[in-house]
Formats: sequence, structure tokens, C1' cells
RNA sequence: AAAAUUCUUCGGGGUCGGGUGAAAUUCCCUACUGGCGGUAAAGUCCGCGACCUGCGGCGCAAAGACGAAAGCCUGCGCGCUGCGGCUGACUCGGUGAAACUCCGGGACCAACAGUAAAGUCUGGAUGAGAGAAGAAAUUG
Repeated sequence: AAAAUUCUUCGGGGUCGGGUGAAAUUCCCUACUGGCGGUAAAGUCCGCGACCUGCGGCGCAAAGACGAAAGCCUGCGCGCUGCGGCUGACUCGGUGAAACUCCGGGACCAACAGUAAAGUCUGGAUGAGAGAAGAAAUUG
């Protein structure tokens, strides 16, 4: 220094103030936030993750059929795992070799369940995870 292996740690932010109302951090005005990798530095480009979902494999397995029994068949459902599906939003000007990423202007977007209709509250979630950092021993 490189490759593969194992392990450890880390790994998402945000409604100030006001209006209506019996009730809203959910409506209206306003305010605020921006996961991971790539690339000229990105919520809006390319790719990935989270939520939801389909199929296959493996394990467990409710209930039932058959059987004298051993057993055997179907497999509600649960867990693990692999491969898929679904999944929002940008433009103008400037600089530059290069920017939908920087600077300036103006826009836009944000799963599901609950609740007066939620990107920001509560909940699944002390979860999962793209990935990031580090360590160990091995090989060359």
C1' cells in the first nucleotide's frame, strides 16, 4: 500500500409570531428543515436508502384432512434471506475549462397510521438503513 474476511462505533433536520374556529404546531398568513454515494461543493441531476408492496428459497408453525399408530399432506401466520415493483420536486442571470451543484434572483418538493386535513406533533422506531470511520489477524 492493496484485496477479501471478521468485529466495533457512528449513522435525519424542522412551525417563532399571528388569523379563523368549540376544537388545528394539521386549515390560512408567516416561519423553519434538508439522509447516503457520485459529479465543480446538489433536498430538485445520476444512483442508493427509509415507508408501502409482489414473488421465490429456508426455518418455525395455527387449524384441518388421511392413518390403528409411527407418520404424512395442505399451510393461517411469524421470522430470516434473495430478487423485483412503487417512491416527490428547478428555473433565470453571473463567474468559470468545467456548475440544473458555486454566487445572485425567483420557484418547487417531502411515505404510512393517529388527530380539525401534518415535510415540522404523536406513533411503528431504544427499529431498519444507504453508507462513514476505526480495529484485528491473514496474504502478497
A computed fold for a 140-nucleotide RNA, annotated as FMN riboswitch aptamer (RFN element). Rfam family: FMN riboswitch aptamer (RFN element). Its family is annotated with FMN binding in the Gene Ontology. Model confidence (mean pLDDT): 82 of 100. It was read from a public genome assembly, where an Rfam model found it.